Predicted 3D model of a 91-nucleotide RNA (c-di-GMP-I riboswitch aptamer) from a Gemmatimonadota bacterium. NCBI's taxonomy places the organism under Bacteria, Pseudomonadati, Gemmatimonadota. It matches the Rfam family "c-di-GMP-I riboswitch aptamer". Rfam links the family to the GO term cyclic-di-GMP binding. Model confidence (mean pLDDT): 86 of 100.
RNA sequence: CACUGCUCAGAGCACACUCGCCGAAAGGCGGGGCCGCAGAGCUUCGGGGCUACCUCGCCGAAUCCGGCGUCACGCCAGCCGGGCCGCCAGU
Numbered sequence: 001c002a003c004u005g006c007u008c009a010g011a012g013c014a015c016a017c018u019c020g021c022c023g024a025a026a027g028g029c030g031g032g033g034c035c036g037c038a039g040a041g042c043u044u045c046g047g048g049g050c051u052a053c054c055u056c057g058c059c060g061a062a063u064c065c066g067g068c069g070u071c072a073c074g075c076c077a078g079c080c081g082g083g084c085c086g087c088c089a090g091u
Base pairs, nucleotide, nucleotide: 002091003090004089005088012037013036017032018031019030020029021028022027035078041084042083043082045081046080047079048076049075050074056069057068058067059066060065
């Protein structure tokens, strides 16, 4: 340096659920938790997914309001791929 994760060591992260806070929601942050993870570290570049406050359209005796559809500018890196950086061991 490359490949691999069978073996060793010391660590790390934290699903569901739950409490608090933020958010229209999806979801996020912090505490608990411990399903799992060898990159479950970082990054929306490609694909995919989630949500729909606002917009636009339609409907309802209806300026307000409510409903339906549409839409990412919101979100998911623990959906997949790519990029960057990195621990231990084996070969």